[in-house]
Description:
A computed fold for a 162-nucleotide RNA from Luteitalea sp. TBR-22, annotated as c-di-AMP riboswitch aptamer (ydaO/yuaA leader). Model confidence (mean pLDDT): 76 of 100. RNAcentral holds the sequence, with entries from Rfam. It matches the Rfam family "c-di-AMP riboswitch aptamer (ydaO/yuaA leader)". Rfam's curators write: This family represents a conserved RNA structure found upstream of the ydaO and yuaA genes in Bacillus subtilis and related genes in other bacteria. The organism belongs to Luteitalea, within Bacteria.
RNA sequence: UUCGGGAAAACGCCAAAGACGUCCAGUGGACGUCACGGGGGACCCAAGGCGCGAAUUCCCGCGCACCGGGGCGAAUUCCGCGGAGCUCUUCGGAGCGAUGCGGAUAGAGCAACUCCAGGCUCGAGCCCGUCAGCUAACCUCGUCGGCGUGUGGAGUCACCGU
Repeated sequence: UUCGGGAAAACGCCAAAGACGUCCAGUGGACGUCACGGGGGACCCAAGGCGCGAAUUCCCGCGCACCGGGGCGAAUUCCGCGGAGCUCUUCGGAGCGAUGCGGAUAGAGCAACUCCAGGCUCGAGCCCGUCAGCUAACCUCGUCGGCGUGUGGAGUCACCGU
């Protein structure tokens, strides 16, 4: 000097996931206030598949089809490879097809904020349990977890220092 790893602090990133106070305690827990975020929940509005009946519609009745529905989240959707297994079979085959792999994509993120250009990533997972459209009042829940980013230009704002 370079590369790689670890620890602390500062400063930051994703996300709603932060600040302060009181008590008990001992490095945490409980409670409260503010802040941020989620869910439930009226009127009105929206919705109420297809066909038939009959008087134009609404309403009503019958039949058929479908086979749950919903929430948090950017995380949806499609194509290909492959073939555990399942169904049928005239035993020749036909159909369905999971885990997994690859590619793309709606969309999402990247040192205050916005825009442009460029580059790099993500495009998961979990929950409710037959139930929930919107929704004022009201009710209720969460403040976890995981990380190390910073290429340029234009504009705007705040704070600090001189």